[in-house]
Molecule: Fluoride riboswitch aptamer (crcB RNA motif)
Organism: Desulfuromonadaceae bacterium UBA6124
């Protein structure tokens, strides 16, 4: 000073939070998608969930 193992805690799943539950990572895990472009870039869809049920923010609608 490097490597491996093990355990604890912990981090991550395209935009907020609680709580459950999966999956994944070990500085990685992670950085949605379509069209045109060699590329740069440029125009455009969807969804606050990884998945649930609730709060919170956006939008449409209809009531008071």
């Nucleotide at each position: 000073a490097c490597g491996u193992u093990c355990g604890c805690a912990g981090g991550c799943g395209a935009u907020g939070g609680c709580g459950u539950u999966c999956g994944c990572c070990g500085a990685a895990a992670g950085c949605g998608u379509u069209u045109g472009g060699c590329g740069a870039c440029a125009a455009g869809c969807u969804g606050a969930u990884g998945a649930c049920u609730c709060c919170u923010g956006c939008u449409u609608u209809c009531a008071u």